Model confidence (mean pLDDT): 84 of 100.
Predicted 3D model of a 71-nucleotide RNA (transfer RNA) from a Candidatus Woesebacteria bacterium.
[in-house]
């Protein structure tokens, strides 16, 4: 220096153009003499910058970060 691959909530991951989800965690009710459990409910998020599109988390180019691999 170069080739590949990843970046989504606080944590793991799913979603590959049309209101972004799950499951652990958090916060409120309920339950309980409390604590824990269980139900229900509710907050909270697409690494950066351009492009193309009516629309971009998704596609295309650049950055930046982390992994891998060659040298």
């Nucleotide at each position: 220096g170069g080739g590949c691959c990843u970046a989504u909530a606080g944590g793991u991951a799913a979603g590959g153009g049309g209101u972004a989800u799950a499951c652990c965690g958090c916060a409120g009710c309920a339950u309980u003499c409390g604590c824990a459990u269980u139900g229900c409910u509710g907050a909270g998020u697409c690494c950066c910058g351009a492009g193309u599109u009516c629309g971009a988390u998704u596609c295309u180019c650049g950055g930046u970060a982390g992994g891998u691999c060659c040298a």
Rfam family: tRNA. By type it is a transfer RNA. Rfam links the family to the GO term triplet codon-amino acid adaptor activity.